């Protein structure tokens, strides 16, 4: 220095291929019930600039460009 991949909620990930009515699960948080109490179960709630910028479009998580951070791989130097 070149190639590839990954970035979404606290945490782990779908979702991108095929742009479209509210952005989702699970764990984890919160409150209620349950119980002598905890735990487990149930019910509900909250929590998100989809990594940043512009750009294309009526409509961007999603397509394009450029930029970050993070990983593997290849080269270079010693």
């Nucleotide at each position: 220095g070149g190639g590839c991949g990954u970035g979404u909620a606290g945490c782990u990930c779908a979702g991108c291929u095929u742009g479209g009515u509210u952005a989702g699960a699970g764990c984890g948080c919160u409150a209620u019930c349950c119980u002598g109490a905890u735990a487990a179960g149930a019910u509900a709630g909250a929590g998100g600039u989809c990594c940043c910028u512009g750009g294309u479009u009526c409509g961007a998580a999603u397509c394009c460009a450029g930029g970050c951070a993070c990983g593997c791989c290849c080269a270079c130097c010693c």
This is a predicted structure of a 78-nucleotide RNA (transfer RNA) from Candidatus Colwellbacteria bacterium CG10_big_fil_rev_8_21_14_0_10_41_28. It matches the Rfam family "tRNA". It is annotated as a transfer RNA. The sequence is in RNAcentral, with records from ENA. Lineage of the source: Bacteria > Bacteria candidate phyla > Candidatus Colwelliibacteriota.